[in-house]
RNA sequence: AAAAGGCAUACCCAUCGCAAGGUGGGGACGCAAAGCCACGGGACCCAAGCGGUCAGCCGAGCUACCGAA
Numbered sequence: 001a002a003a004a005g006g007c008a009u010a011c012c013c014a015u016c017g018c019a020a021g022g023u024g025g026g027g028a029c030g031c032a033a034a035g036c037c038a039c040g041g042g043a044c045c046c047a048a049g050c051g052g053u054c055a056g057c058c059g060a061g062c063u064a065c066c067g068a069a
Stems, first nucleotide, its partner, number of pairs: 006031002011026006029056001035062002039059003042054004
């Protein structure tokens, strides 16, 4: 490279949450780790607590399909 597949931005509906946002369904902008993980940085929320959210922001760690390598 190819093949088989996978995930699912925005948005919409339902639902949980003060919120960020989460879950289920629809839907695809994209992703070779857009799999897992809150360890570090960063961003965000807050009822401001030694609180919470984001892994599709970056880094680290762990795991993984195919096979020209």
Annotation
The prediction has a mean pLDDT of 89. This is a predicted structure of a 69-nucleotide RNA (c-di-GMP-I riboswitch aptamer) from a soil metagenome. Its Rfam family is "c-di-GMP-I riboswitch aptamer". Its family is annotated with cyclic-di-GMP binding in the Gene Ontology. RNAcentral holds the sequence, with entries from MGnify. Of the family's consensus pairs, 94% are formed in the model.